[in-house]
Predicted 3D model of a 72-nucleotide RNA (transfer RNA) from Thermoplasmatales archaeon ex4572_165. Rfam family: tRNA. From the family's description: Transfer RNA (tRNA) molecules are approximately 80 nucleotides in length. Its mean pLDDT, the model's own confidence on a scale to 100, is 81. The RNAcentral record of the sequence draws on ENA and MGnify. The organism belongs to Thermoplasmatales, within Archaea.
RNA sequence: GGCCCUGUAGUGUAGCGGUUAGCAUCAGAGACUCUGGAUCUCUAGACGCCAGUUCAAAUCUGGCCGGGGCUG
Repeated sequence: GGCCCUGUAGUGUAGCGGUUAGCAUCAGAGACUCUGGAUCUCUAGACGCCAGUUCAAAUCUGGCCGGGGCUG
């Protein structure tokens, strides 16, 4: 250089083109407890970037960026 795969909360992940983007963990608050732990409840937190297609894009297409792999 060429080709392929991949990018979603701090972390790990789910997500038929149409939901308020789900779950677990972490964090904060509360309940319980003599205290702590455990348990329960609530809250906050994410679609790599730019374009295109579409009534509608996390999802499809292209480019760029990051990661991984194969190849000369």